[in-house]
Source information: This is a predicted structure of a 73-nucleotide RNA (transfer RNA) from a Parcubacteria group bacterium. Rfam family: tRNA. Rfam's curators write: Transfer RNA (tRNA) molecules are approximately 80 nucleotides in length. Taxonomically the source falls in Bacteria candidate phyla (Bacteria).
RNA sequence: GCGCGUGUAGCUCAGUUGGUAGAGCAUUCGACUGAUACUCGAAAGGUCCCAGGUUCGAAUCCUGGCACGCGCA
Numbered sequence: 001g002c003g004c005g006u007g008u009a010g011c012u013c014a015g016u017u018g019g020u021a022g023a024g025c026a027u028u029c030g031a032c033u034g035a036u037a038c039u040c041g042a043a044a045g046g047u048c049c050c051a052g053g054u055u056c057g058a059a060u061c062c063u064g065g066c067a068c069g070c071g072c073a
Base pairs, nucleotide, nucleotide: 001072002071003070004069005068006067007066010025011024012023013022019056027043028042029041030040031039049065050064051063052062053061
């Protein structure tokens, strides 16, 4: 330099026939207990890597860029 893949909550990841952004863990609060632990319930937490485009509507499709990984040279 060329090609492919990945980028979504603090962490690990779902979510692509385009139509309300989710789960587990962690955090906070509550229930339970004599008190803890376990367990159960709830809450908070996101500009879906960035910028454009298409569309009534984009995490999702298209273009360019950035970061990381793999391969080729």